[in-house]
RNA sequence: ACUGAUACUAGCAAACUCGUCGAAAGGCGAGGACGCAAAGCUACGGGGCUAUGUUCCUGCGGGAAUACGCUCGCCGAGCUGCCAAAG
Numbered sequence: 001a002c003u004g005a006u007a008c009u010a011g012c013a014a015a016c017u018c019g020u021c022g023a024a025a026g027g028c029g030a031g032g033a034c035g036c037a038a039a040g041c042u043a044c045g046g047g048g049c050u051a052u053g054u055u056c057c058u059g060c061g062g063g064a065a066u067a068c069g070c071u072c073g074c075c076g077a078g079c080u081g082c083c084a085a086a087g
Base pairs, nucleotide, nucleotide: 002087004083011036012035016031017030018029019028020027021026034073040079041078042077044076045075046074047071048070049069053066054065055064056063057062
């Protein structure tokens, strides 16, 4: 350095519930733990989600496309970091 435990010390917190912000996806706070060795940070590449707006269609009821929005707990990349036995 790679890697990594039924170790140590600390940490995060899915679903769900309540509150709150948002058009929505979703965010934040509290409760709660399914999990996580980067489940710390960055939307940079891919994927996924949403569609206020925009464009198009319309039988005028509505429908379709679309990110500049969201997701880092989908994957990759970059930056940073605790512990540490075996190999």

Predicted 3D model of an 87-nucleotide RNA (c-di-GMP-I-GGC riboswitch aptamer) from an uncultured Anaerolineales bacterium. The sequence was found by an Rfam model in a public genome assembly. Its mean pLDDT, the model's own confidence on a scale to 100, is 89.